[in-house]
Context: one part of a larger RNA
Molecule: small-subunit ribosomal RNA, 5' domain
Organism: Caldilineaceae bacterium bin5
Formats: sequence, structure tokens, C1' cells
RNA sequence: GGAUGAACGCUGGCGGCGUGCUUAACACAUGCAAGUCGAACGGGAAGCGGUGCAUAUUUGCUUCGGUGAAUUUUGUGCCGUGGAGAGUGGCGAACGGGUGCGUAACACGUAGGUAACCUGCCCCGAAAGGGGGGAUAACCACGGGAAACUGUGGCUAAUACCGCAUGAUCUCGCCGGGACGAGAGUUCGGUGAGGAAAGCUGAGGCGAUUUGGGAGGGGCCUGCGGUCGAUUAGCUGGUUGGUGGGGUAAAGGCCUACCAAGGCGAUGAUCGAUAGCUGUUCUGAGAGGAAGACCAGCCACACGGGAACUGAGACACGGUUCCGACUCCUACGGGGGGCAGCAGUGAGGAAUAUUGCGCAAUGGGGGAAACCCUGACGCAGCAACGCCGCGUGGAGGAUGAAGGUUUUCGGAUUGUAAACUCCUUAACUGGGGGAAGAGGAAGGACGGUACCCCAGGACGAAGACACGGCUAACUAGGUGCCAGCAGCCGCGGUAAUACCUAGGUGUCAAGCGUUAUCC
Repeated sequence: GGAUGAACGCUGGCGGCGUGCUUAACACAUGCAAGUCGAACGGGAAGCGGUGCAUAUUUGCUUCGGUGAAUUUUGUGCCGUGGAGAGUGGCGAACGGGUGCGUAACACGUAGGUAACCUGCCCCGAAAGGGGGGAUAACCACGGGAAACUGUGGCUAAUACCGCAUGAUCUCGCCGGGACGAGAGUUCGGUGAGGAAAGCUGAGGCGAUUUGGGAGGGGCCUGCGGUCGAUUAGCUGGUUGGUGGGGUAAAGGCCUACCAAGGCGAUGAUCGAUAGCUGUUCUGAGAGGAAGACCAGCCACACGGGAACUGAGACACGGUUCCGACUCCUACGGGGGGCAGCAGUGAGGAAUAUUGCGCAAUGGGGGAAACCCUGACGCAGCAACGCCGCGUGGAGGAUGAAGGUUUUCGGAUUGUAAACUCCUUAACUGGGGGAAGAGGAAGGACGGUACCCCAGGACGAAGACACGGCUAACUAGGUGCCAGCAGCCGCGGUAAUACCUAGGUGUCAAGCGUUAUCC
């Protein structure tokens, strides 16, 4: 000098774009953050319309028993419409969002391998889509429980569940032959065995089954690369290898039984400490050094620890289960919870924001669609935290006014600075108009915002630090090795340009200084 997710002191007008718990992965009140599909299915509340009966009120006739009409009050039955809440089923919930605890590791980066693999939705093909069955929730009845929830019996549907048939270029076994390959293998032919399906419709379609290919996504393996410590020198028993078996989508001590005795290490094993990795960022002429906030990719985690279930995909942040700590409810028998999602609270700290608006855009989930959901996202709010831009007026104006400071008392300086005159209107105030962002119709949270026009009006808007040298900028008073200053050298003991105050000056400027850290 540059830089910062900064903080502190003094000061502070506006706008645009960014950024904002670096500390306690500390604990969390409250609300929201993952639903959707009635074109898979049974069923169906409220409401509305029609109609019947009973009832109430008014009223006509009346033989006083009733009967007719209207209003509709209330209750109820039926039909139609309607579609709430719940349930079965499907898809999603494994994405998106957060954090950096752990991890020195194939975690990451890069280059490869997979002849050892998987892949829902999507795209392009091939084939097939026949015929049956038994349940169960909802619901009803009766129970248990304070609650959470739950038991028994009965009814019912499906694209829920289960057999049967058919079936290949699918899977497995056996046989045969050629080609390719170093080889395990791939490919071809024959033969045997195995195993599929679901319907809905607004009749356009949408879905369901098996299989081949693709796209995108993943799993696994390998070479190389990137921290510190030897005041850590030896480490290792599933350890290293083999065979048989198991397991997985898949190779493998991944697991297991047996056998052998191996494997790693001064090219630093093991142990300890520290740490998410990278694209990048800062600095530097570069080489290098330092960092890994925001944004993007990957990884890991979701109160601490363990486990599996479902599923194409999880060993699953807002799923299940067990143990533990903490916390809440309880009728004491027993139950509930997990903000490292968005806001917000307490605590910690030098320190870090609103319990805001909207799904209009982009993107995501569901749906045929309409549409619904979306604290992702788009916006607004707060903060000079940063970068950039603008303003605090412009021109004229010498009796060089007054005042201040200084003085050798003549003056000098503040200083064209002010006053004063003329002018302008970005910001500001009032009025009027008013977007783009929305590809063919409608649809805008932002927002009556940006912007434009008219009127008023210089009005409300400058500080901070420094002035001995380094280093741009000096005098006076006070103080008297005191009080104090200080980045280094060093100032201060009676004329201090170095302390304090004032005037002046210099530099930067809505900032200026200080502190911390990196180069």
C1' cells in the first nucleotide's frame, strides 16, 4: 500500500447493487416451511332446489268434531344438486432448504476402469393385455383409556391383495459350433424349466405388464495431487493371502468355517494435533504466500449413540424403533417433543436483521386439466457492513465589512470567504400521468414503485484525522520530567511547531480514524 462476512470511537443527506451469528453442532415459546389426485375406490356432512307428513302462526267455511288456503316457524322422510372432513389406493415426501460436528479418508480434485453394477418419472421401439377369488379400512354396534390411542363383532369397494392361463429376443440349467478377446467372458443355434398385467374416461386420451435401446442420475474400483509433529519408531489377529460357503444391484475378509503366515513402515507406518474438499477469493511484477464468507460442484450431519423397515432411490432434518441426556402433559396407570428450514426468543459474545408481502415471475411436487401446495424463490423492511454514483449550490461580489487570531501596533491573516445581486432545481414538498417485467387471452407481490410533466423552493444536508522527522500541513497561550503524547526515532525539568486549548493549515470525505487478521 492492498484486502475483510469485521468490531470500536466521532460524525452522518440520497440512490443502485451486494452482504449480514466468524462465538454456544447452546437451549428453544409461537406461527408457517410437503403435499396432491374424485378422470383409481367405497362413502358422503353443511348448504341449495323440489316434494310428502307432522307441528306452529294467520285466516276462510263450520254441524265446533273438523276442513280449505297462505306464511313458512320447527322437526323429519324421499328425490336431485352439492361437495366439506375423514378413510383405502397412487405419486411425491431420498428433491428443494440448513449447518460444518465428524472426517487426513478414494472424503475431495483430476484422469481412467466397471469383462463386477443399479436406475422411478422421461424419450424411441417390440410383444402381450385372457379368466377368477378371498379380504379389509372407512361405516355401524358394543367396549377399554385422563389422554395418546385402542379391542371385539358385523357390512363394503378398488388401478389395494392373491391364485390360474398364455408368454418372448427375459431369467436359470444343459448341449453344440464359429467369430472376437491375453483371459474370466461376449455373441449364435438347439433344448428344458420358471415367472406378467388394471383399469379409468368428459371417448380425445391417460394409465397398467414383460422386454430392447437412449437420456439423465447413481454405486463400486484404481493412478496421481493437496496439513503439522520423530520430544510419536515400530504397527497389525479378520490382521495378509488362499479354498468352500453366505451376502449385495455389484468385485471384495464385506461376513463366516478351514488352511497358510503373512501385510505395512525413515519415500515416515502407527500414534497425536488440526481441518470439510474444490471451482475460486485476497495479495504479489511474477514465482509464491494466505484464505475456503457470499455464489457453484461434491461430501458429512440432523438432540447424543445404535438399528432396520418401506421404496427405483434412505439406513431417511420436519418417518419408525431402541438406549441416553434434557424438557413438557398426566386422573400417577401412562404419554408427547427435537428450528444445523423461515421469522422469532433466551444465552454466549466486540459483533450480525422482520415473529413482513406474494406465489405475479423462475423452478419444484401432485393432477388429463382447472387448480392446489411451495419461508425454494421473487420482493419489501432493518444495518454507511462493503462497492459504485450523486448532492450539500452556480456566477458575480473589495469599503478587502464586522468578529476571531496575531502583531515589531504600521499591519498581516481568516478572505471572494460572508453580506449583497442575478441564476439553476438533481434531492425535497404539493399536484397530474404512469410502466416494462406477462412469448397467443386473462393474471403484477414489488407498486401508484421506477420514470415523465407542472408548480414551489438554495431552502434541511460536513465531518474525521493530522500538522517534530519518516509525512502534505505553524503560530499564540497554558503546563513545567507534572499533567500527558507515542507506529519507530523520541517529546515534557519556564519561551514545547511533539502535552492541553485556540486560530490557521494539510489530507481524505458521507465518511474519517483506531484495533484485529492476511499478503